The part of an RNA shown here (small-subunit ribosomal RNA, central domain) has 347 nucleotides and comes from an uncultured organism.
Context: one part of a larger RNA
RNA sequence: UUGGGCGUAAAGGGCGCGUAGGCGGUAGUAUAAGCCUGGUGUGAAAGGCCACAGCUCAACUGUGGGAAUGCGCUGGGAACUGUAUUACUUGAGUUCUGGAGGGGAAGUUGGAAUUCCUGGUGUAGGGGUGAAAUCUGUAGAUAUCAGGAAGAACACCAGUGGCGAAGGCGAACUUCUGGCCAAGAACUGACGCUGAGGCGCGAAGGCGUGGGGAGCGAACAGGAUUAGAUACCCUGGUAGUCCACGCUGUAAACGAUGUGCACUAGGUGUCGGGUCACGAAGACUCGGUGCCGGAGCGAACGUGUUAAGUGCACCGCCUGGGGAGUAUGCUCGCAAGGGUGAAACUC
Numbered sequence: 001u002u003g004g005g006c007g008u009a010a011a012g013g014g015c016g017c018g019u020a021g022g023c024g025g026u027a028g029u030a031u032a033a034g035c036c037u038g039g040u041g042u043g044a045a046a047g048g049c050c051a052c053a054g055c056u057c058a059a060c061u062g063u064g065g066g067a068a069u070g071c072g073c074u075g076g077g078a079a080c081u082g083u084a085u086u087a088c089u090u091g092a093g094u095u096c097u098g099g100a101g102g103g104g105a106a107g108u109u110g111g112a113a114u115u116c117c118u119g120g121u122g123u124a125g126g127g128g129u130g131a132a133a134u135c136u137g138u139a140g141a142u143a144u145c146a147g148g149a150a151g152a153a154c155a156c157c158a159g160u161g162g163c164g165a166a167g168g169c170g171a172a173c174u175u176c177u178g179g180c181c182a183a184g185a186a187c188u189g190a191c192g193c194u195g196a197g198g199c200g201c202g203a204a205g206g207c208g209u210g211g212g213g214a215g216c217g218a219a220c221a222g223g224a225u226u227a228g229a230u231a232c233c234c235u236g237g238u239a240g241u242c243c244a245c246g247c248u249g250u251a252a253a254c255g256a257u258g259u260g261c262a263c264u265a266g267g268u269g270u271c272g273g274g275u276c277a278c279g280a281a282g283a284c285u286c287g288g289u290g291c292c293g294g295a296g297c298g299a300a301c302g303u304g305u306u307a308a309g310u311g312c313a314c315c316g317c318c319u320g321g322g323g324a325g326u327a328u329g330c331u332c333g334c335a336a337g338g339g340u341g342a343a344a345c346u347c
Stems, first nucleotide, its partner, number of pairs: 003319004007301002012315001014201004021194003025088007033081002035077008049065006091191001092188005098181002102177002106174004110154001114150008125136002162169002205248007215241002220236004258314006266292011296303002320347003329340004
C1' cells in the first nucleotide's frame, strides 16, 4: 500500500463554521475531454513467454510464432461521466403567520437559608462522634426575639420534561439576540452534501491584573483512629470557588456510537404543533424525546425507523503488549503544560 475494520476487543476528531478538493436531482439539445469501437504508424535487435530443433541430457544455442496490455494520427458511436446551453420542482433556500426555549449584558427586584454585628429575654452548657477529644461558653455562649450587614445559590414547580452544535443552560421583570418545529401560500430554481488545511466555541482545574470573600474548602495545623495513619472521621483553615478583562485548550469532552441522504414489521409512554370530529373520548399526520420488541446484524452483550439493519457521498482514525503519549525536532503557551510524535530493547 492493498485488504479488513472503528458501541464494549486497537480505532469517531470535544463541537461547529467553512476554503481547496471529492461527490451531486429531473427533462431536452449540442459537444466529444473521459468512455466504446475500426483502420494505420510506432513499439529496434537481444532478453522474457509458447512451440520445434541442435550439442548424449541440461544449462546453453538456433529457428519460427504469438504477444508487447502502451503511445501517436485518423474514421465512427453517444448510453453514462464531463463541458456548454435551455427548461423544471421533488433537494436546498427566502418572505409572511404561530408555538416554545437557550445564552449574554446591564438595570432593577425578590424570598428562604447561612455567617457576622448590635440590642432584648435567659442560664450552663454548646458543638461534635461509633465513642471521644481538639474547639466554643459565666468577658454570658447554645436557644429565642428584634434590627442591621455581606456574599453565594435559587427550595417547591421539576418530569428517562424543554432548549442548545458541543461544552452546557433552572428565582422574577425589562432589553438585546441566535436557532428550531408544524401548517398554508407565494417566490428563487440545484443555489446541495461532506470537508484536508484554516477560523471560532469549548466543563472543571490552573495562570496574569484588579475587585470580592457568606458558605464550602486542596494545602496546612490540631484532635481522634491505628502497629503506623503523611488517610478515611472531627475542629479550624489559605489558595480557590464569585465578578471584570485576558490566557490556558484539556476531560470517562460518553450514546465510549463522525456528518448528510434514502429505504426496511410493530407495540406503548411523553413533549410541541396541525387536520377531521358538535364537545369529550378518539382517528390521522409532522417534528422531538424514552421504553419494549420483529426481521436483519452481532463473538457475545446487545442493537433494532433516534440501527450497531440495507445502501450511497465525504472526512477522521486503527494495524500485537510493554517501552510511550516517553525521547528528539518543530510549534503554541507567562508558566503549568498542550499539539505533532519515534526508535533501540523486550515479551